[in-house]
Context: one part of a larger RNA
RNA sequence: GGCACAUGGUGGAUGCCUGGGCAUCAGGAGCCGAUGAAGGACGUGGGAGGCCGCGAUAGGCCUCGGGGAGCUGUCAACCAAGCUGUGAUCCGAGGAUUUCCGAAUGGGGAAACCCGGCCAGAGUCAUGUCUGGUCACCCGCACCUGAAUAUAUAGGGUGUGUGGAGGGAACGCGGGGAAGUGAAACAUCUCAGUACCCGUAGGAAGAGAAAACAACCGUGAUUCCGUGAGUAGUGGCGAGCGAAAGCGGAUGAGGCUAAACCGUGUACGUGUGAUACCUGGCAGGGGUUGCGUAUGCGGGGUUGUGGGACCCACCGGUCGAGGCUGCCAUCUCGGCGAGGAGUCAGAAAACAUGGUGUUAGCGGAAGACGUCUGGAAAGCGUCAGCGUAGAGGGUGAUACUCCCGUACGUGAAAGCACUGUGUCUCCUGGAGGGGAUCCCAAGUAGCAGCGAGCUCGUGGAAUUUGCUGUGAAUCUGGCGGGACCACCCGCUAAGCCUAAAUACUCCCUGAUGACCGAUAGCGGACUAGUACCGUGAGGGAAAGGUGAAAAGUACCCCGGGAGGGGAGUGAAAUAGUACCUGAAACCAUGUGCCU
Numbered sequence: 001g002g003c004a005c006a007u008g009g010u011g012g013a014u015g016c017c018u019g020g021g022c023a024u025c026a027g028g029a030g031c032c033g034a035u036g037a038a039g040g041a042c043g044u045g046g047g048a049g050g051c052c053g054c055g056a057u058a059g060g061c062c063u064c065g066g067g068g069a070g071c072u073g074u075c076a077a078c079c080a081a082g083c084u085g086u087g088a089u090c091c092g093a094g095g096a097u098u099u100c101c102g103a104a105u106g107g108g109g110a111a112a113c114c115c116g117g118c119c120a121g122a123g124u125c126a127u128g129u130c131u132g133g134u135c136a137c138c139c140g141c142a143c144c145u146g147a148a149u150a151u152a153u154a155g156g157g158u159g160u161g162u163g164g165a166g167g168g169a170a171c172g173c174g175g176g177g178a179a180g181u182g183a184a185a186c187a188u189c190u191c192a193g194u195a196c197c198c199g200u201a202g203g204a205a206g207a208g209a210a211a212a213c214a215a216c217c218g219u220g221a222u223u224c225c226g227u228g229a230g231u232a233g234u235g236g237c238g239a240g241c242g243a244a245a246g247c248g249g250a251u252g253a254g255g256c257u258a259a260a261c262c263g264u265g266u267a268c269g270u271g272u273g274a275u276a277c278c279u280g281g282c283a284g285g286g287g288u289u290g291c292g293u294a295u296g297c298g299g300g301g302u303u304g305u306g307g308g309a310c311c312c313a314c315c316g317g318u319c320g321a322g323g324c325u326g327c328c329a330u331c332u333c334g335g336c337g338a339g340g341a342g343u344c345a346g347a348a349a350a351c352a353u354g355g356u357g358u359u360a361g362c363g364g365a366a367g368a369c370g371u372c373u374g375g376a377a378a379g380c381g382u383c384a385g386c387g388u389a390g391a392g393g394g395u396g397a398u399a400c401u402c403c404c405g406u407a408c409g410u411g412a413a414a415g416c417a418c419u420g421u422g423u424c425u426c427c428u429g430g431a432g433g434g435g436a437u438c439c440c441a442a443g444u445a446g447c448a449g450c451g452a453g454c455u456c457g458u459g460g461a462a463u464u465u466g467c468u469g470u471g472a473a474u475c476u477g478g479c480g481g482g483a484c485c486a487c488c489c490g491c492u493a494a495g496c497c498u499a500a501a502u503a504c505u506c507c508c509u510g511a512u513g514a515c516c517g518a519u520a521g522c523g524g525a526c527u528a529g530u531a532c533c534g535u536g537a538g539g540g541a542a543a544g545g546u547g548a549a550a551a552g553u554a555c556c557c558c559g560g561g562a563g564g565g566g567a568g569u570g571a572a573a574u575a576g577u578a579c580c581u582g583a584a585a586c587c588a589u590g591u592g593c594c595u
Base pairs, nucleotide, nucleotide: 001594002593003592004591005590006589007588008587009586015580016545017544020516021515022513023512024511025510026509027508028507029505030504031167032166039101040100041099042055043054044053046079047078049075050074051073052059061095062094063093064092065091066090070083071082072081106115107114108113116135117134118133119132120131121130122129137164138163139161140160141159142158143157144156145155171202172200173199174198175197176196182189186236212219213218223250224249225248226247227246233241234240254497255496256495257441261299262298263297264296265295266294267293268292269291270290276289277286278285279329280328281327282326283325284324304475306440307439308438309437311434312433314430315429317336318335319334320333321332322331323330338428339427340426341425342424350423351422352421353420354419355418356417357416358415359414361410362409363408367383368382369381370380372379384401385400386390392404393403394402446470447469448468449467450466451465452464456482477492478491479490480489481488532539533538552579555566556565557564558563
């Protein structure tokens, strides 16, 4: 020096564990904010600090419920001083307070700071000072004022609005909009209207009551799922892209305007001597009340077996009023009654009362023994019991009957959600016939050019849609049925609203797992978006386990200490806060063999 064996050190693999994660399901909730949010800074405890809570009323204040013996959060002990059956601590509901920054909003600003005006108050002899309130901008509405410039307008000011502003994980709608890639290169094409940026809304959004489909039969708003179907198509007919009708389901809901016409208000124009007009006829009376245009309001009206206006005739519960007066006729309006509807659209609010759920809880069955093993019984043995409860967790090893629970039952002063009823609110003539007249959404439809989007890449290219130009008709009108024409069929554009079925999960509750088990699982089981790095945007860790219980080694000895040897605790100390197990590399010691 090598090899082997043994015993140690170092190291932290492995096994076991879990207070943390991951995924899915079900239910809830689905916004917060100028009444100052989200997020922070700084404070706040008797004793330094971190986390959490709270805000100068600062580990808390008040009220109402629950609960019932201890309590003054945690890391994290120790001490001090206190509170509590006159019910504390704790849990829930509702209030109060809520510094400073932050949309930040009196002005400024290098966030958490600096400096003000006005009003009221405190203090001072007075000033300085302090406290409370208020003072940003934009928009809408009302009013006042008011230039060039006479009327006006712009502008300015005051008041007012539960007005806006900012934040938020995904989902929605809209405006913009790539490239890597694929095509085995690449340009049309694809990736993809994806990623990303911007705007904006809601708990969902969007869409939505046929100018639709279909095919000679019929269906009857929209949305979503399955199928149709990788079909019909499209495509350097390459790569690829890729429907719809129909059928089967989920859900289910339909409404309101514009116009014609009538009434009325305003402005302008026009009309006139009894003509117009005042309700239809007659008679009387009134005297510009008329007519036209524009516009506001109320009624009317809302459809495709076309509908409505207008005119004519028919049928109406009751009471009252009105239409210049009288008679006859008739119309309109209002009340009651009757019927219907309602706060999600179609108008919109409040109160009372009940139910269900939820935000604290409560009750909740049944076991003992042992010369067993053991540190410890829940194990083993013996004999029992409960079960609408033998889910799960804990307890010194494996517990239906020890503890918390579980099945089941039960509970709310107050808040919230859903829902019922009543008060309440709103609406209401009906059916038919005739056709002369009128209306039925205009810079729209259509057409042309250039684009976009549809399975559809310009193609024979319809349908939908943007910009530019041109530019109709009103039911004997229009549009569609894939160029176009005819016939036939379907529908009625150019206004608006609309629940549900659908999408998503920052968040709350519960449950589950052929999910992970500390190099795994979230980056984060622990002071984690921390330490640390970076000017910054940003990047971003490592780090779990004594024991059943600290019983965490009194006392003695060596040592300056660290550390150790005894003694003691404990089942165990080779479990000693460098702590479960404790692999390997690596380092030693002892013995043997070889050189």
About this RNA
The part of an RNA shown here (large-subunit ribosomal RNA, domain I) has 595 nucleotides and comes from Actinoalloteichus caeruleus DSM 43889. The RNAcentral record of the full RNA draws on ENA. NCBI's taxonomy places the organism under Bacteria, Actinomycetota, Actinomycetes, Pseudonocardiales, Actinoalloteichus caeruleus.